[in-house]
The prediction has a mean pLDDT of 83. Transfer RNA from a Microcaldota archaeon, 72 nucleotides, folded computationally.

RNA sequence: GGGCCCUUAGAUCAGUGGUAGAUCGCUCCCUUGGCAUGGGAGAGGCCGGGGGUUCGAAUCCCCCAGGGUCCA
Numbered sequence: 001g002g003g004c005c006c007u008u009a010g011a012u013c014a015g016u017g018g019u020a021g022a023u024c025g026c027u028c029c030c031u032u033g034g035c036a037u038g039g040g041a042g043a044g045g046c047c048g049g050g051g052g053u054u055c056g057a058a059u060c061c062c063c064c065a066g067g068g069u070c071c072a
Stems, first nucleotide, its partner, number of pairs: 001071007010024004018055001026042005048064005
């Protein structure tokens, strides 16, 4: 220098055009004499940044940033 992949909740990851989800973690409640387990409820994300296409973009296209990998 070039190719490919990744970036979504505190963590690990789904979601591939139509108001963004799971598990764990966190908070509260129930259960216990208390703890753990179990059950229920809730908070938490303008989807890495900018632009474009579209009635509509996390999703498609372009540029940039960060990370991984391969080639030179």
Rfam family: tRNA. Rfam classes the family as a transfer RNA. Rfam links the family to the GO term triplet codon-amino acid adaptor activity.